[in-house]
């Protein structure tokens, strides 16, 4: 001391990439901005640089006086002071010069540099060191020059020249000198190879400077030897990217001998050897100062190397030396280039990568500031001088820290705004006001530091005579600053970003895929918490956000710490080189390991303790740590090294023996198959899913007989078989070759595993030979077909190939998609081969091939002694999807191509396993009027009535596959009405509330007008006095069929009356999920029943409701009428009955219960009994989770949007009825199973007062007139097909009624747009309807007719219901549609009307 989250999916699990949160910055940029502390500040152009400053200094080495002060002598003027002039270096002092240190340090930059540059570590027995320390010893006595000085000359200028005079601590001889060098003789001592230290003794060489002082003295000056302190070389280890850089190197590697260096060396030279370096990556290319640290990290590690320390390196580039102790020198010198500058054109000057500062680049980086007080640094004895080094201020929110912009109280939670609202309040908000209270900071003022320790000057002391102490005097840039202290006052001081999820914060309006946002999912297409603004929140706050980069998170290069069967990833395989990794056992060494001690690891920086600045940052001390590298003494288990043993396990040999499609060469065989040429025979063959074409045949095919060439391949045996490294190998025999296995244990003594480069093998296509063959088949190619097309699939031909020899290529899904090797880890089973034993039986050993399963692994599928387990070795390979196994490069090949093998750009996924669900021209199982079997229809006709479409002022709107389309509408001639035209009205047509006026208003009658209104006339409230009522005014609430069915209730409508959709709890899986709900029988049904990790439940299913069929019991009125009695008009009509029928309440009945077959069981089956009914009796209400953003804002209701003298409202006409045309959904028909006409008979369920109307009269009738009965088991409406009878006689008719004319009748305010009906009279089309399609399975279809609702009346042939006649058919489940179960694929999931490729725009 280790935090995770978003984002692939309909949903999981995993792989996997992206992306965020954090930290940091020599930044930069938007907006803002009170204050000082402390550090920082051109990352680009090592780009060009004006100006001024950064290196001098010593007069106590010199010689000397240009200016400056003293002073002195002389002259001159003056009584004098004094003034001028001249002279003397005499003193102070000093320009230039000689001369001596320094100028090689401070400073500044990172071009270059992949190196001994740099870190560490040694090591120098191969080297030097000015000034400084210390010892030791010396300065004897000459000499010759120069600068500058004077004088001349060139030149524009820098500058140069000549002559000429001088002096030194400047030069140079001579004498002295050694422990110095050097060159020799004899010893001795060590050591680390070369070699070192040291004794004696010869010879040979090399010095020197003098200055201050009155003097003691002081500074100096030579030589040596030591030290210190500074450099220089060598070496081991470290630290960068590319192998698409694999070979490089002639001073190159060594040797010998020289030159040169401080010094060793190919450093350089001759000669002389062929070395040298490299896969542990040499050369080359790129990039790059290095290190201490510095960010970040849990660490390991990754990234940085600004500021400040140390190293190196460079000073306009490029060489080069000189002077020096030291330089191959930033403000020094030569030479060359390039740029700049001056000029008299002859020539000369210059180098800010010192400190300011310009210009230019640039996203971007300060003042031409002050002083040497202090800290250092040069020189000097010293005073001192210099001194852009340092000190300090200047600027810049560019960083870190601290402090401030008040603090306490103050609730009616005030007013107002601004926001939001359910209009009640909420929120801004203790916020504010107001009251108490500080006064940091800012302003003003007054005091006012340390930093100076020590040094200079003068005076005293002590001694060890140049030191050390005491007095005392002088020295501050910053600075009148830090701090103190006083006044006045809340007075001078808050902003920035962000509020969809990550990820703290939520509402409103505007906007409507537009404007825009975005780090990533991703937001906006009218109700956006995502844009833009607001109110209001939240983060941080003198800042805050954004833009780069770095690490993190990312275990996403994984030592620590990952992977490879499918996710990306085992090399096609095998031998085998370096390498790496190895069996028992001694014994040694101590190299790896472990301990202890030593050096060192520089300071600063990190931690900690402690301690100054008021705190903090920062600063100072001290301590840790600095995980390192050397050295040395130790241990020795393990691992290497050395040397030894193994009668020995690993491996391998060897002897018996066995197995096989191992190979490699030759040889032989028979069946096909085509070819040929004969014989038989005749018209077709041949091909296909079904077919038909090309094709071959009368010149005789196909067929079938014997012959005969030919070439390629081996039928059965034959298998989860076997054999081989893999590719691969199959008729037979022979040779030769190579293998495993068993058995025995004989021999060898780890001889082994793996295996980068590197050899060898390698299937199919394929390439190549003046190569061979060539029977089949067969790309390319050619016809036929298929077909919208058909450069295919199908069919006829047919060439390369296909075989063989020889080289070549080197790749496959080359797969078990699973590398070799050892070892250990529970069983069953099945097979091959072998072994021991008399055995072919069982059982056991070994070795292969297999199949299920445990532990374990593993996302999961799944693997599981033939691991994907548990270990170890070694080898290969991966690192997000595309681009791409693609370009360049090489390398290999005749070629085709192979091997190695990238980026730009783009993408937020790509993927792997497994779920659910759809889906499949996937299986199996079922069912349905779903096909088939029948029956009747549509589709042609004319008519209705709806759509669409045209049209129209307007044809209101709305449904649109199924699941609209006689649909909403169960009644459009005003009305309805929503449309269009024209007239009106604006508290409004109607309705509520407050306030105020009136006391009328409505009523009626009139006139104008189309009306709605508008004018006139008339008549005129009530009452408990508060006010009712009405009307008008005013305000406040209105309307809207106006838009959004995709903002909604609410209802419906299809899948569908299909059987199925679910929960609990267990239990299975890491989860999505799964079990249950599956599987075998049954079922109309998830209906039951058996079996079952399930056991139960719920909503569906049935059942319970209702009609209807059977029966009973009870009740009879308006119904009924058998027996009694009356009575007719022959009528239950009356008494009366409650037996029937019905009518109505309430029960009973059916339950596979009996019976026999089958079946465990459930449950089928049967001409079964019984029974009105038999297996759900018939029918009907009943619609499960859920689907289709289905339909409705026009039935109603509701958010939100829109109008308001109109998108509201009344009126009158007119539309919604249109009319080439097209669908759909009826209704009449075409005729004789039929039409006409007379006759005659049976329902049910319904209605009925502004109604139904009986009975009468009139009228052809529609209907009229009169009228009785009846709010109904009472009174009314009431059948028809049928059946009897006659007639028509196959025709556009005695079918058929359209339209079209004439009179009617009724409804109504009005039937012209636009009404039904009713009578004559006209009398179309049509003669059974093409593809195609539509209902039905029994009282059903078909076919007859009647009610009913909405309504004045009706366009009603529709809707809804009743009843009357009343059939056929179904064998069956292949198919067609639709559905249920199970099960399989799957890239689908918006779900196959899916997804997704290519071309083209």
């Nucleotide at each position: 001391u280790u935090a995770g989250a978003g984002u692939u999916u309909g949903a999981u699990c995993c792989u996997g990439g992206c992306u965020c949160a954090g930290g940091a910055u020599g930044a930069a940029u938007u907006c803002u901005a009170g204050c000082g502390a402390c550090a920082g500040g051109c990352u680009u152009a090592a780009c060009a640089c004006a100006u001024g400053c950064a290196a001098g200094u010593c007069g106590a080495g010199g010689g000397g006086c240009a200016g400056c002060g003293g002073g002195g002598g002389a002259g001159u003027g003056g009584c004098a002071a004094c003034a001028c002039u001249u002279c003397c270096g005499c003193c102070g002092g000093c320009g230039a010069c000689c001369g001596g240190c320094g100028c090689a340090c401070g400073g500044g930059u990172g071009a270059g540099u992949a190196a001994c540059a740099c870190g560490u570590a040694u090591g120098a027995a191969a080297c030097c060191u000015g000034c400084c320390c210390g010892c030791a010893g010396c300065a004897g006595g000459g000499g010759g020059a120069u600068a500058a000085g004077c004088g001349g000359a060139a030149g524009a200028a820098a500058u140069u020249c000549c002559g000429u005079c001088u002096a030194a601590u400047a030069c140079c001889g001579c004498g002295u000198a050694a422990c110095a060098a050097c060159c020799g003789a004899c010893g001795g001592g060590g050591g680390c190879a070369u070699c070192c230290c040291u004794g004696u003794u010869g010879g040979u060489u090399c010095a020197a400077a003098g200055g201050a002082g009155c003097g003691a003295u002081c500074c100096g000056g030579c030589u040596g030897c030591g030290g210190a302190u500074g450099g220089u070389c060598a070496u081991g280890c470290g630290g960068c990217g590319c192998a698409u850089u694999a070979g490089c190197u002639a001073g190159u590697u060594g040797g010998c001998g020289g030159g040169g260096c401080a010094a060793c060396g190919g450093c350089c030279c001759a000669c002389c050897a062929a070395g040298g370096c490299g896969a542990c990556g040499a050369u080359g290319c790129g990039u790059a100062g290095g290190g201490g640290u510095u960010c970040u990290g849990a660490g390991a590690g990754g990234a940085a190397g600004g500021u400040c320390c140390c190293c190196c390196a460079c000073a306009c580039u490029g060489g080069u030396a000189c002077u020096g102790a030291g330089a191959c020198a930033c403000g020094g010198a030569c030479c060359a280039g390039a740029c700049u500058c001056c000029u008299a054109c002859g020539g000369g000057a210059g180098g800010c990568a010192g400190c300011a500062g310009u210009g230019a680049g640039g996203a971007a980086u300060a003042u031409u500031g002050g002083u040497c007080a202090a800290u250092g640094g040069c020189c000097g004895a010293g005073a001192g001088g210099c001194u852009g080094a340092a000190c300090c201020a200047g600027c810049c929110a560019a960083g870190u820290a601290g402090c401030g912009u008040g603090a306490a109280g103050g609730a009616u939670g005030a007013c107002u705004g601004c926001c939001c609202u359910a209009c009640g309040g909420g929120u801004u908000g203790u916020a504010a006001a107001c009251u108490u209270c500080u006064u940091u900071u800012a302003u003003a003022a007054a005091g006012g530091a340390a930093u100076a320790a020590a040094g200079u000057g003068a005076g005293g002391c002590a001694c060890g005579u140049g030191u050390g102490c005491c007095u005392u005097u002088u020295u501050g840039u910053a600075u009148g600053u830090a701090c103190u202290u006083u006044a006045u006052g809340a007075a001078u001081a808050a902003g920035g970003a962000u509020c969809g999820g990550c990820u703290a914060a939520c509402u409103c309006c505007g906007u409507g895929c537009c404007a825009g946002c975005a780090g990533c999912c991703g937001c906006g297409g009218u109700a956006a918490u995502a844009c833009g603004g607001a109110g209001g929140a939240u983060c941080c706050g003198a800042g805050c956000g954004u833009u780069g980069u770095c690490c993190g998170g990312a275990u996403u290069u994984a030592u620590u710490g990952g992977g490879u069967u499918u996710a990306a990833a085992g090399g096609g395989a095998g031998c085998g080189u370096a390498g790496a990794u190895g069996g028992g056992u001694u014994g040694u060494u101590a190299a790896g390991u472990c301990a202890g001690u030593u050096g060192u690891g520089a300071a600063a920086g990190u931690u900690u303790g402690c301690g100054g600045c008021u705190c903090c940052a920062c600063c100072g001390u001290a301590a840790a740590a600095u995980u390192g590298c050397a050295a040395u003494u130790g241990a020795u288990a393990c691992u290497g090294g050395c040397a030894g043993c193994c009668u020995u396990u690993g491996a391998g040999u060897a002897c018996a023996g066995u197995u096989g499609a191992a190979g490699u060469a030759g040889g032989c065989g028979g069946a096909a198959u085509u070819c040929g040429g004969g014989g038989u025979g005749u018209a077709a063959c041949g091909g296909u899913g079904a077919a038909a074409a090309u094709g071959c045949u009368u010149a005789g095919a196909u067929a079938u007989c014997a012959c005969g060439a030919a070439a390629a391949a081996c039928u059965c045996c034959c298998a989860u078989u076997g054999c081989u490294a893999a590719a691969g190998c199959a008729g037979c025999c022979u040779a030769c070759u190579a293998a495993a296995c068993u058995g025995c244990c004989a021999c060898u003594g780890a001889c082994a595993u793996u295996g980068a480069u590197g050899c060898u093998g390698g299937a199919a296509a394929g390439g190549g030979u003046g190569g061979g063959g060539u029977a089949u088949c067969a790309a390319a190619c050619a016809g036929g077909a298929u077909u919208a097309g058909a450069u295919a699939c199908c069919c006829u031909g047919g060439u390369a190939g296909u075989c063989c020899a020889c080289a070549c290529g080197g790749u496959a899904a080359a797969c078990g998609a699973u590398g070799a090797a050892u070892a250990c880890u529970c069983g069953c089973u099945g097979u091959u081969u072998g072994c021991g034993a008399u055995a072919u039986a069982c059982a056991g050993c070994a070795a292969g091939c297999g199949g299920c399963c445990a532990a374990g692994c593993g996302a999961a599928a799944g693997c599981g002694u033939u691991a994907a387990g548990u270990a170890u070795u070694c080898c290969a390979c991966c690192u997000g999807g595309g681009g791409a196994g693609u370009a360049c490069g090489c390398c290999g090949g005749c070629a085709a191509c192979g091997g190695u093998g990238a980026a730009a750009c783009u993408c937020a996924a790509a993927g792997g396993a497994a779920u659910u669900g759809a889906c499949g021209g996937g299986g199996g199982c079922c069912c349905g009027c779903a096909c088939a079997a029948g029956c009747g229809g549509a589709g042609g006709a004319a008519c209705a009535u709806g759509u669409g479409g045209u049209u129209u002022a307007a044809u209101u709107c709305g449904a649109u596959g199924a699941u609209a389309c006689g649909c909403g509408a169960g009644g459009a001639a005003c009305c309805u009405u929503a449309c269009c035209c024209g007239g009106g009205c604006u508290c409004a047509a109607a309705c509520g509330g407050c306030g105020g006026a009136u006391g009328a208003c409505a009523g009626g009658c009139g006139c104008a007008g189309a009306g709605a209104c508008g004018c006139g006339c008339u008549u005129u409230u009530c009452c408990a006095c508060g006010g009712a009522c009405a009307u008008c005014c005013g305000c406040c609430g209105a309307g809207g069929u106006g838009c959004u069915g995709c903002a909604u209730g609410g209802u419906u409508g299809u899948c569908g009356u299909c059987a199925g959709c679910u929960c609990g709890u267990g239990c299975c899986g890491u989860g999505a999920g799964g079990u249950g709900u599956c599987g075998g029988c049954u079922u109309a049904a998830g209906u039951g029943c058996c079996a079952u990790a399930a056991c139960g439940a719920g909503c569906g299913c049935a059942a319970c409701c209702c009609c209807u069929g059977c029966c009973g019991a009870c009740a009879g009125u308006u119904g009924c009428u058998a027996a009694c009695a009356g009575g007719c008009a022959a009528a239950g009509c009356u008494g009366a009955g409650g037996a029937c029928u019905c009518u109505g309440u309430c029960g009973g009945g059916a339950c596979u219960g009996c019976c026999g077959g089958c079946g465990c069981a459930a449950g089928c089956c049967g001409u079964g009994a019984g029974g009105a009914a038999g297996g759900c009796g018939g029918g009907g209400a009943u619609g499960a989770c859920g689907u289709c953003a289905a339909a409705u804002c026009a039935g109603c209701a509701c958010g939100g949007c829109c109008c308001u003298u109109a998108c509201g409202u009344c009126c009158g006409g007119g539309g919604c009825g249109a009319c080439a045309c097209a669908c759909g959904u009826g209704u009449u028909a075409c005729a004789a199973u039929g039409g006409g006409u007379g006759g005659c008979a049976c329902a049910g369920a319904g209605g009925g007062a502004a109604g139904c109307c009986a009975g009468g009269c009139g009228g052809c009738g529609a209907c009229g007139c009169c009228g009785a009965g009846c709010g109904g088991a009472a009174c009314c409406c009431g059948a028809a097909a049928u059946c009897c009878a006659c007639u028509c006689u196959c025709a556009g008719u005695u079918c058929g009624g359209a339209u079209c004319g004439g009179a009617g009748u009724c409804u109504g305010c009005a039937a012209c747009c636009c009404g039904a009906c009713u009578c004559c009279g006209c009398g179309a089309a049509g003669u059974u309807g093409g593809a195609u399609u539509c209902g039905c399975u029994a009282g059903u279809a078909a076919u007859c007719g009647c009610g009913c609702a909405u309504c004045a009346g009706c366009c009603a042939u529709g809707g809804c219901g009743c009843g009357g006649u009343g059939a056929a058919u179904a064998c069956g489940u292949u198919c067609c549609c639709g559905g249920g179960c199970c099960u399989u694929g799957c890239a689908c999931u918006c779900a196959c009307c899916g997804c997704c490729c290519g071309u083209c725009a």